[in-house]
The part of an RNA shown here (small-subunit ribosomal RNA, central domain) has 346 nucleotides and comes from a Candidatus Omnitrophota bacterium. Model confidence (mean pLDDT): 88 of 100.

Context: one part of a larger RNA
RNA sequence: UUGGGUGUAAAGGGCAGGUAGGUGUCCUGGAAAGUGGGAGGUGAAAUCCUUCGAUUCAAUCGAAGAACUGCCUUCCAAACUACUAGGAUUGAGUGUGAGAGAGGAAAGCGGAACUCUCGGUGUAAGGGUGAAAUCUGUAGAUAUCGAGAGGAACACCAGUAGCGAAGGCGGCUUUCUGGAUCACUACUGACACUGAGCUGCGAAAGCUAGGGGAGCAAACAGGAUUAGAUACCCUGGUAGUCCUAGCUGUAAACGAUGAGUACUUGGUGUCUCGGGUUAAACUGAGGUGCCGGAGUUAACACAUUAAGUACUCCACCUGGGGACUACGACCGCAAGGUUAAAACUC
Numbered sequence: 001u002u003g004g005g006u007g008u009a010a011a012g013g014g015c016a017g018g019u020a021g022g023u024g025u026c027c028u029g030g031a032a033a034g035u036g037g038g039a040g041g042u043g044a045a046a047u048c049c050u051u052c053g054a055u056u057c058a059a060u061c062g063a064a065g066a067a068c069u070g071c072c073u074u075c076c077a078a079a080c081u082a083c084u085a086g087g088a089u090u091g092a093g094u095g096u097g098a099g100a101g102a103g104g105a106a107a108g109c110g111g112a113a114c115u116c117u118c119g120g121u122g123u124a125a126g127g128g129u130g131a132a133a134u135c136u137g138u139a140g141a142u143a144u145c146g147a148g149a150g151g152a153a154c155a156c157c158a159g160u161a162g163c164g165a166a167g168g169c170g171g172c173u174u175u176c177u178g179g180a181u182c183a184c185u186a187c188u189g190a191c192a193c194u195g196a197g198c199u200g201c202g203a204a205a206g207c208u209a210g211g212g213g214a215g216c217a218a219a220c221a222g223g224a225u226u227a228g229a230u231a232c233c234c235u236g237g238u239a240g241u242c243c244u245a246g247c248u249g250u251a252a253a254c255g256a257u258g259a260g261u262a263c264u265u266g267g268u269g270u271c272u273c274g275g276g277u278u279a280a281a282c283u284g285a286g287g288u289g290c291c292g293g294a295g296u297u298a299a300c301a302c303a304u305u306a307a308g309u310a311c312u313c314c315a316c317c318u319g320g321g322g323a324c325u326a327c328g329a330c331c332g333c334a335a336g337g338u339u340a341a342a343a344c345u346c
Base pairs, nucleotide, nucleotide: 004317005316006315007300008299012314014201015200016199017198021194022193023192025088026087027086028085029084030083033081034080035077036076037075038074039073040072041071042070049065050064051063052062053061054060091191092188093187094186095184096183097182098181103177104176105175106174107173108172109171110154114150115149116148117147118146119145120144121143125136126135162169163168206247207246208245209244210243211242215241216240220236221235222234223233258313259312260311261310262309263308266291267290268289269288270287271286272285273284274283275282295302296301319346320345321344328339329338330337331336
C1' cells in the first nucleotide's frame, strides 16, 4: 500500500469555530474536460507467448503470427461526474408569535451553620478513641444567653429533572447576554455536510503578582497502634482551597461509543411546546430514562438517543516490554506539555 478494524481485546482527537481540500437535492437547455464507441497513425529490434522449421533429441538458433494492456489525431454519443445558462423547494437559513431552563457575565442582598472577640450566668471538667494519650481548662474552659466581627458554602425544594459544544452550571433579586424548542409557513433559493493546518474554550492540581484567610487541609510536629508504622486513628497545623490579573493545557477530559444525513417491529415513565377536552382519554414535535424485537456482536451487551442497514468527511490502530521514554523541534517563568524513535529482549 491492498485490506481489516476503533463500547470492554491495539485504536475516536477533551470540546468547538473554521481555511484549504473532499463530498453534496430536484428540473430544463448548452458545450463536450472526464466517460463510452468507431477509424487512422505510432508503439525499433531483441525478450515473453503461440505455431512451424534446423542441429539424430535438447539447450540453442531461424521464420511467421500474436502481443506490447500505452500515446497521438479524427469522427460520433450525451446517461453519469465536472463546467455553463435558467428555473424549483423538500436540505439550510431568515421572519412573526409563544413558552421552558442550576446556559454565561457583572452588581447588590439574605438566612442557617462555623470560628474568633467582648459581656452575663455558672463550676470542674471538656475533648477524643476500639481503648487511650498528646490537647483545652480554676489566669474560669466545656455548657448556656446577649452583642459584634469574619470568610467560605448555599440544607429543605432536588427529580436515571433541567441547561450548556465540552469542561461544567444550584440561596434570592436586578441589569447585560448566548443557544435550543414549539406554532405559523410569509421570505431567500443549495446559501449545505465534514474539516488537515489554524484559532478559541478547556475540571482539579500547579506557577507569577497583589489581596483575603472562617472551616477544611498536602507538607510538617506531637500522641497512639505496631515487631517496625516515614501509614490507617487522634490533637495541632503551613502552602493551598477564595478574589483580581496573567500563565499552564492536562484527567478514567468516559457514553471508555467522532460529526452529519436517511432508513428499520414495539412497550412503558418523565421534561418542554402545540392540537384536543369542563377535566381526562387521545394525538403532533423536540429532549431525557428504562425494558425489549429483528438485526448486529467473540461474548457481555447494543437495539429509532444503535454497537442495526447505508452514504460523506475527519481522527486513530497494526504483538508485549523497552516507551505517555531518548534525541531533535516547538511551546512554557518553572513544573512540565505536544510531536516521537531505535538498539535490545520475549
Taxonomically the source falls in Candidatus Omnitrophota (Bacteria, Pseudomonadati).